Annotation
FMN riboswitch aptamer (RFN element) from Meridianimarinicoccus aquatilis, 133 nucleotides, folded computationally. It matches the Rfam family "FMN riboswitch aptamer (RFN element)". Its family is annotated with FMN binding in the Gene Ontology. Model confidence (mean pLDDT): 78 of 100.

[in-house]
RNA sequence: GGGCAUUCUCAGGGCGGGGUGAAAUUCCCCACCGGCGGUUAUAGCCCGCGAGCGCCUUUCUGUUUGGAAAGGGUCAGCAGAUCCGGUGAAAUUCCGGGGCCGACGGUUAAAGUCCGGAUGGAAGAGAAUGGCG
Numbered sequence: 001g002g003g004c005a006u007u008c009u010c011a012g013g014g015c016g017g018g019g020u021g022a023a024a025u026u027c028c029c030c031a032c033c034g035g036c037g038g039u040u041a042u043a044g045c046c047c048g049c050g051a052g053c054g055c056c057u058u059u060c061u062g063u064u065u066g067g068a069a070a071g072g073g074u075c076a077g078c079a080g081a082u083c084c085g086g087u088g089a090a091a092u093u094c095c096g097g098g099g100c101c102g103a104c105g106g107u108u109a110a111a112g113u114c115c116g117g118a119u120g121g122a123a124g125a126g127a128a129u130g131g132c133g
Base pairs, nucleotide, nucleotide: 002132004130005129006128007127008126009125010124016030017029018028019027031113032112033102034101035049036048037047038046044100045099052078053077054075055072056071057070058069059068060067061066082098083097084096085095086094104116105115106114
């Protein structure tokens, strides 16, 4: 250094100014933000992954619709978004310019940025210990 087991730690950012209005950090103008792994070279928008909702299974409850709890993770539906020029051996990743995207529930008014589930969970990152070869 490798792979295995156990334990532990860590693991998401952002509404500032103006306008309208009874009311908006939700609308309009200007702004701001970008998880994890991969990649011939650094990625929100290239390939994948994650949380949420949905879906499915089981149990309980109710029985008209339904409700609750536990479980599943590929079932993958919501679920997304990038172009032009330059450099280079190599970049949809760098540099210059232009564009685009963002779960669910809530709200005196429609939310990527507020509040909530969440003091949660998790892609993964790291450490310690043990034993293996």
The model forms 100% of the base pairs in the Rfam consensus.